About this RNA: This is a predicted structure of an 87-nucleotide RNA (c-di-GMP-I-GGC riboswitch aptamer) from a Symbiobacteriaceae bacterium. The sequence was found by an Rfam model in a public genome assembly. The source organism's lineage runs through Bacteria, Bacillati, Clostridia, Eubacteriales and Symbiobacteriaceae. Its Rfam family is "c-di-GMP-I-GGC riboswitch aptamer". Its family is annotated with cyclic-di-GMP binding in the Gene Ontology.
[in-house]
RNA sequence: UCCACAAAGGGCAAACUCGCCGAAAGGCGGGGACGCAAAGCCACGGGCCUACAGCGCAGAAGCGCCACGGCAGCCGGGUUGCUGGAU
Repeated sequence: UCCACAAAGGGCAAACUCGCCGAAAGGCGGGGACGCAAAGCCACGGGCCUACAGCGCAGAAGCGCCACGGCAGCCGGGUUGCUGGAU
């Protein structure tokens, strides 16, 4: 520098579930493992989710729009790094 086929030591933990926080999306902790070689970290670009507040419509119920809220386990980018292999 490249790689994650094999082996070993370890790591993380989807769905579901219980508790707490949140308007929600979702987050944190316990249980649990579908998977993951960055499934470590950063919302920078795209994408997706939510809509309390705000704006619009409506007689109302409600509906639409909207991120300043989220998703890093959607893709790209940035950054740091363990083990092993090749050179």